[in-house]
Record summary:
A computed fold for a 504-nucleotide part of an RNA from an uncultured bacterium, annotated as small-subunit ribosomal RNA, 5' domain.
Context: one part of a larger RNA
RNA sequence: GACGAAAGCUGGCGGCGUGCUUAACAGAUGAAAGUCGAGCGACGCUCCUCCUUCGGGAGGAUGACGGAGCGGCGAACGGGUGAGUAACACGUGGGCAACCUGCCCCUAGCUCUGGGAUAACCCCGAGAAAUCGGGACUAAUACCGGAUAUGAAGUCGGUUGGCAUCUUCCGACUUGGAAAGUUUUUCGGCUAGGGAUGGGCCCGCGGCCUAUCAGCUUGUUGGUGGGGUAACGGCCUACCAAGGCGACGACCGGUAGCCGGACUGAGAGGGCGACCGGCCACACUGGGACUGAGACACGGCCCAAACUCCUACGGGAGGCAACAGUGGGGAAUAUUGCACAAUGGGCGAAAGCCUGAUGCAGCGACGCCCCGUGAGGGAUGAAUGCCUUCGGGUUGUAAACCUCUUUCAGCAGGGACGAAGCGCAAGUGACGGUACCUGCAGAAGAAGCACCGGCCAACUACGUGCCAACAUCCGCGAUAAUACGUACGGUGCAAGCGUUGUCC
Numbered sequence: 001g002a003c004g005a006a007a008g009c010u011g012g013c014g015g016c017g018u019g020c021u022u023a024a025c026a027g028a029u030g031a032a033a034g035u036c037g038a039g040c041g042a043c044g045c046u047c048c049u050c051c052u053u054c055g056g057g058a059g060g061a062u063g064a065c066g067g068a069g070c071g072g073c074g075a076a077c078g079g080g081u082g083a084g085u086a087a088c089a090c091g092u093g094g095g096c097a098a099c100c101u102g103c104c105c106c107u108a109g110c111u112c113u114g115g116g117a118u119a120a121c122c123c124c125g126a127g128a129a130a131u132c133g134g135g136a137c138u139a140a141u142a143c144c145g146g147a148u149a150u151g152a153a154g155u156c157g158g159u160u161g162g163c164a165u166c167u168u169c170c171g172a173c174u175u176g177g178a179a180a181g182u183u184u185u186u187c188g189g190c191u192a193g194g195g196a197u198g199g200g201c202c203c204g205c206g207g208c209c210u211a212u213c214a215g216c217u218u219g220u221u222g223g224u225g226g227g228g229u230a231a232c233g234g235c236c237u238a239c240c241a242a243g244g245c246g247a248c249g250a251c252c253g254g255u256a257g258c259c260g261g262a263c264u265g266a267g268a269g270g271g272c273g274a275c276c277g278g279c280c281a282c283a284c285u286g287g288g289a290c291u292g293a294g295a296c297a298c299g300g301c302c303c304a305a306a307c308u309c310c311u312a313c314g315g316g317a318g319g320c321a322a323c324a325g326u327g328g329g330g331a332a333u334a335u336u337g338c339a340c341a342a343u344g345g346g347c348g349a350a351a352g353c354c355u356g357a358u359g360c361a362g363c364g365a366c367g368c369c370c371c372g373u374g375a376g377g378g379a380u381g382a383a384u385g386c387c388u389u390c391g392g393g394u395u396g397u398a399a400a401c402c403u404c405u406u407u408c409a410g411c412a413g414g415g416a417c418g419a420a421g422c423g424c425a426a427g428u429g430a431c432g433g434u435a436c437c438u439g440c441a442g443a444a445g446a447a448g449c450a451c452c453g454g455c456c457a458a459c460u461a462c463g464u465g466c467c468a469a470c471a472u473c474c475g476c477g478a479u480a481a482u483a484c485g486u487a488c489g490g491u492g493c494a495a496g497c498g499u500u501g502u503c504c
Base pairs, nucleotide, nucleotide: 001503002502003501005500006499008497009496012371014369015368016367017366018364019363020329025327026326029324030323034073035072036071039070040069043066044065045063046061047060048059049058050057051056080282081281082280090206091205092204093203094202095201096200099199100198104195105194106193107192108191109190110189111188112146113145114144115143122135123134124133125132126131152175153174154173155172156171157170158169161166208254209253215245216244217243220242221241222240223239224238225237226236227235257279258278259277260276261272263270264269285304286303287302288301307318308317309316310315335361337360338359339358343357344355345354346353347352374404375403376402377401385394386393387392408445410440411439412438413437414436418431421428422427448493449492450491451490452489453474454473460487461486462485463484470475
């Protein structure tokens, strides 16, 4: 000097930041991911008409209505944490002629014709529940056939390019793809090519400790055939060979997320990786796949183990390292707040809905910064306190007193920007009656902490008497202690001050 700090004394205001570093311990309660009726069928509600035995029944319409269901998209983002990881995890620079990419943009072409189901609903049944079984009915942008098709895959021939496998183009044989709704414009679907974005894989180099770890390795190292993947590859498998790594530190062990950065320092360097941003990993513990453009998936599924809860004992339910909040641990770290007004995200044609992302507010001097606690005058140098050589000195222009001012806080009146957009219009701000402006009153409501032997700025008196204590170090205290305690005075900082801890 610095800090995500703690604890002691003290504490006026505001702005901007920041706040579980420990138990990746457990988990009460609420809420954190939905949306689309312009994909679909039905039901309820509402309205209209008819009939009515006044219970209702039949038909139709509409909705910006409701809750389920099928279907689509999203749920792989956003948010959290740092356990694991010494590794192509990260950083940096390259490579992929070894790859993928939903939504978005551009270009070209197409969007023909059929079919069978199933949930919802109804009936029956099992169960305490969670939930499940059977029968009958129905729709689609759900599912499945057929036709067409540049294109894809394989073989052959020619051709272009290249670092080998290969590759561009042309010609000949096998497989497979379209979906409607509204029709007012739209919005869509499929195929092929390109772009953008996001990812996957590979490589060079770089960044911890220990040799009281010296040898390590059998899918191990390489090859061939096969499998698998979007893709190369011992990634997997069968066979064959016996290799591969290591004193330039392999292997074992310990520790640790990495970086941009931030701290310190003249620099070189050293220690750190909180907030913010990028990447990675994880989601009660271990394992696994499914769906999908994308996951081996925090608020999805299955299995196992531990724990907790419900139970009619047969069986079920759960996972805060999301936001608040609770217990526990700890020296120690906040509200079970408001709003989607803005920014951003998901869905939707849109209106809109959802959004503990986000914007704000609350709490904490935890940090940084600004401001205030008054200003000018005022000597008889009042009183008090302290010291005294008793003359006086000092407190001290300090106070009183006079003249002013009113920041901040207080009261009253006015009162935003942030609003772009959306909507026919009316209208639409959580923050917030906040900031800010104006007015009013009155010096009025607002100063402490540490130190004073040397280092180091600031001294006397009393008390104590190697006691009680102080102290980073040197040291101080034994009856005159500038070093302990108190007082007066002084010095340094100041809404803080000093202490402890850690780093330079």
RNAcentral holds the full RNA, with entries from ENA and SILVA. Model confidence (mean pLDDT): 83 of 100. Its Rfam family is "Bacterial small subunit ribosomal RNA".